[in-house]
Context: one part of a larger RNA
RNA sequence: GUCCGGGAGUUAUUCUGAUGAGCAAGCUUAAGUCCGGCAUGAAAGUGUCGGGAAUAGGCGAAGGGAAACCAAGUCUUAAAAGGGCGAUAAGUUCAUCGGAGUAGACCCGAAAGCCAGUGAUCUACCCUUGGGCAGGAUGAAGUGUUGAUAAUAUCGACAUGGAGGUCCGUUAGGGUAUAACGUUGAAAAGUUAUCCCGUGAUCUGAGGGUAGGAGUAAAAGGCUAAUCAAACUGGCUAAUAGCUGGUUCUUCCCGAAAUAGCUUUGGGGCUAGCCUCGUGUGUAAACAGCGGGGGUAGAGACACUGAAUGGAUUUAAGGGGCCCACCAGGCUACCUAAUCCAAUCAAACUCCGAAUACCGUUGUGGUAAAGCACGGGAGUCAGACGGCGGGGGAUAAGCUUCGUCGUCAAGAGGGAAACAGCCCAGACCAUCGGCUAAGGUCCCUAAAAUAGACUAAGUGUAAAAGGAAGUAAGGAUACUAAGACAGCCAGGAUGUUGGCUUAGAAGCAGCCACCAUUUAAAAAGUGCGUAACAGCUUACUGGCCGAGUAUUUUUGCGCCGAAAAUGAUCGGGCCUAAGUCUAUUACCGACGCCGUGGAUUCUUUUCCCGCUUCGGCGGGAGAGGAGUGGUAGGGAAGCGUUCUAAACGGACAGAAGUUAUGGCGUGAGCUGUGAUGGACUGUUUAGAAGUGAUUAUCCGGAC
Numbered sequence: 001g002u003c004c005g006g007g008a009g010u011u012a013u014u015c016u017g018a019u020g021a022g023c024a025a026g027c028u029u030a031a032g033u034c035c036g037g038c039a040u041g042a043a044a045g046u047g048u049c050g051g052g053a054a055u056a057g058g059c060g061a062a063g064g065g066a067a068a069c070c071a072a073g074u075c076u077u078a079a080a081a082g083g084g085c086g087a088u089a090a091g092u093u094c095a096u097c098g099g100a101g102u103a104g105a106c107c108c109g110a111a112a113g114c115c116a117g118u119g120a121u122c123u124a125c126c127c128u129u130g131g132g133c134a135g136g137a138u139g140a141a142g143u144g145u146u147g148a149u150a151a152u153a154u155c156g157a158c159a160u161g162g163a164g165g166u167c168c169g170u171u172a173g174g175g176u177a178u179a180a181c182g183u184u185g186a187a188a189a190g191u192u193a194u195c196c197c198g199u200g201a202u203c204u205g206a207g208g209g210u211a212g213g214a215g216u217a218a219a220a221g222g223c224u225a226a227u228c229a230a231a232c233u234g235g236c237u238a239a240u241a242g243c244u245g246g247u248u249c250u251u252c253c254c255g256a257a258a259u260a261g262c263u264u265u266g267g268g269g270c271u272a273g274c275c276u277c278g279u280g281u282g283u284a285a286a287c288a289g290c291g292g293g294g295g296u297a298g299a300g301a302c303a304c305u306g307a308a309u310g311g312a313u314u315u316a317a318g319g320g321g322c323c324c325a326c327c328a329g330g331c332u333a334c335c336u337a338a339u340c341c342a343a344u345c346a347a348a349c350u351c352c353g354a355a356u357a358c359c360g361u362u363g364u365g366g367u368a369a370a371g372c373a374c375g376g377g378a379g380u381c382a383g384a385c386g387g388c389g390g391g392g393g394a395u396a397a398g399c400u401u402c403g404u405c406g407u408c409a410a411g412a413g414g415g416a417a418a419c420a421g422c423c424c425a426g427a428c429c430a431u432c433g434g435c436u437a438a439g440g441u442c443c444c445u446a447a448a449a450u451a452g453a454c455u456a457a458g459u460g461u462a463a464a465a466g467g468a469a470g471u472a473a474g475g476a477u478a479c480u481a482a483g484a485c486a487g488c489c490a491g492g493a494u495g496u497u498g499g500c501u502u503a504g505a506a507g508c509a510g511c512c513a514c515c516a517u518u519u520a521a522a523a524a525g526u527g528c529g530u531a532a533c534a535g536c537u538u539a540c541u542g543g544c545c546g547a548g549u550a551u552u553u554u555u556g557c558g559c560c561g562a563a564a565a566u567g568a569u570c571g572g573g574c575c576u577a578a579g580u581c582u583a584u585u586a587c588c589g590a591c592g593c594c595g596u597g598g599a600u601u602c603u604u605u606u607c608c609c610g611c612u613u614c615g616g617c618g619g620g621a622g623a624g625g626a627g628u629g630g631u632a633g634g635g636a637a638g639c640g641u642u643c644u645a646a647a648c649g650g651a652c653a654g655a656a657g658u659u660a661u662g663g664c665g666u667g668a669g670c671u672g673u674g675a676u677g678g679a680c681u682g683u684u685u686a687g688a689a690g691u692g693a694u695u696a697u698c699c700g701g702a703c
Base pairs, nucleotide, nucleotide: 001703002702003701004700005699006698011103012102013101014100015099016098017097018096019095020094021093022092023091026059027058028057033052034051035050036049037048038047039046040045063070064069073085074084075083076082106246107245109243113236114235115234116233117232118231124210125209126208127207128206129205130204131203132202133200135168136167137166138164142160143159144158145157146156147155148154173197174196175195177194178193179192180191181190212228214224215223216222249638250637251636252635253634254633259272260271261270262269263268273380274379275377276376277375278374279373280372281371283370286364287363288362289361290360291359292358298352299350300349305346306345307344309342310341311340312339313338317336318335319334320332321331322330323329383408384407385406386405387404388403389402390401391400392399413424414423415422428598429597430596431595433594434593435592439588440587441586442573443572444571448585449584450583451582452581453580454579460575466560467559470557471556472555473554474553475552476551477550478549479548487544488543489542490541491540493517494516495515498512499511500510523538527536528535599628600627601626602625603624604623605622606621607620608619609618610617611616639692641689642688643687644686645685646684647683648682649681650680657676658675659674660673661672662671663670664669
């Protein structure tokens, strides 16, 4: 891992409701006792089952008050005419079921807590008594001899001597610092190599002692039998778990919430909201008319409060600067205030002011109940995204927090390549019939054409500021057959080298001036150029040519701007339309809608049967209408398993079980036949439960 078996809302009691039954102003018995049956016993008796009679007690029939007490009233009070609680609704007992409380209370699961014991054969420390430590090195004190010396002091030399938590050391023994290997190991701590101690605070044998909030500890929270921030074993014990996991057959009806308030509360609860079931009542939604209040969107500024830009004016209102010996005063390209002018802004501004929304009322509407009230049962309190209106943030976030609507949650189907929250659309079942929605119609892939434009970028098939004689369609202005624009041919001169400056300055380094003449036209010169001249060129003019030219602006579609990490791409192929815009007509396309057949719920109605308190109620059949997605959850009806009772059966001419294969039922399931098997077993009506398993890192077994 798979298979088989086991495996979770039970029981008692009290309360509360529903349903059924009995009796009813009453209802009801508990223990005990009595009677009977059965078991046991010699008997007495005991146990168990059933029944009878009757008592205490319980609930109800009256309440109010703290109570005395009073009583359909009573309390409050001096007194209530006021106010509070009552009176004008039948209960009670049993059974079954829903729920709550108390109990282990649906099942499994802690880490813990307390009590009583067992442990020092491991290990820590201690006590008693034993044992072990090759070999080598170093050479303390002391002593002797001797030298120096006056000295026997003191110092030195030599010899002797043999100290030491001394040295070397794979002696034995002990340790475990480093590395590799080992990591389902050879081993629940090792192996190999290196390393450290190795006469001492040394190592070690045997016996003994100290223990669980205690021991022991050269102290690491270490060790106390592979267990230690409180050992192990048993008990309390089914500790507790607002936490995680699991919780077993079917069909039918309805169907949520992820919010508010409070909470040592925030992943828990309680009440309300929203769901369901029952009873009662007779309402609700929606639309239209009419009547309301409002201060949002917008807007506004001599209508306030504030913000804020530029300017002006006067008073010179305050300040600065300058003038001024003081006083008095003067001046101002300064700053500010006030006033005025122009142009602005506001969630906490408003002279104004919608649309919606909300409230009321009338009418329509609805009649299948969607409304309201009371009662039983819940679940929900982590929401998600999208559109719109805001706050926070950076007008960031698949961000966060409100309001409102939608979807998902709890919703399948079609579209968006794929894609909970987007678009279309709400799946009772069947159907090899039809019509559509969103979205599509070249091929993959069901279905398409026509007309008119645009795009040339594969734009389409990602993006901004900004940029550009892209292209299409317009607008404005100017020039133009008295010839424009572009090009080509020709001219482009004279006073003069203007004056100044300068080495030079001649149109063209720089400064000043910028006149005049001849002209069709020609600057005291537009740009190159020279040392300075020269030279080229432009403005300007004529000729050739012959029709538009130039500037600006609006709109459509394109271009650039455009860099990312495994191989690219619009879903792909590909497409110049099969791209984009406008228009038209077809078609495809869903579990939508329609057709046909069937099932079921509710409702209306017709018929039949039964009961009836004559009001109706129950059952069956037919027709019409409206429904039948669904998590948590509420409600309804059933299937199956084991056992019990009664009735009726089946079975060696083959039961149960197993297996193969048919049939029936919406389903749980039921059932026929064959084979196997070899002794039990079914149906109906009731009853009682150890009553249903793909899941709990579930438990046991097998493989």

Notes: RNAcentral holds the full RNA, with entries from ENA. A computed fold for a 703-nucleotide part of an RNA from a Planctomycetota bacterium, annotated as large-subunit ribosomal RNA, domain II.